The RNA shown here (c-di-GMP-I riboswitch aptamer) has 89 nucleotides and comes from Anaerolinea thermophila.
It matches the Rfam family "c-di-GMP-I riboswitch aptamer". Its family is annotated with cyclic-di-GMP binding in the Gene Ontology.
Its mean pLDDT, the model's own confidence on a scale to 100, is 87.
RNA sequence: AAAAGAAAAAGGCAAACCUGUCGAAAGGCAGGGACGCAAAGUCAUGGGUCUAAAGGCGCAACAGCGCCCACGAUUGCCAGAUUGCCAAA
Numbered sequence: 001a002a003a004a005g006a007a008a009a010a011g012g013c014a015a016a017c018c019u020g021u022c023g024a025a026a027g028g029c030a031g032g033g034a035c036g037c038a039a040a041g042u043c044a045u046g047g048g049u050c051u052a053a054a055g056g057c058g059c060a061a062c063a064g065c066g067c068c069c070a071c072g073a074u075u076g077c078c079a080g081a082u083u084g085c086c087a088a089a
Base pairs, nucleotide, nucleotide: 005086012037013036017032018031019030020029021028022027035076041082042081043080045079046078047077048074049073050072055068056067057066058065059064
């Protein structure tokens, strides 16, 4: 100097669940809480997955119901991009 992630140290993040709040929902945010995480830092670019408000179509024709659909969501689903602590072989 590097990185194929063993060991140790410093520091970091925070699943489920609970409370509040925003949202049509998926889900987000804040507080509590720790299952885990070496990128569980950042970016919805590709794929996947979730939701289906608006819109379209159909049924009904008062209310409503069903199907399709992302411009919504997820990076703690996987790739890709980018930055970064420590580090044996």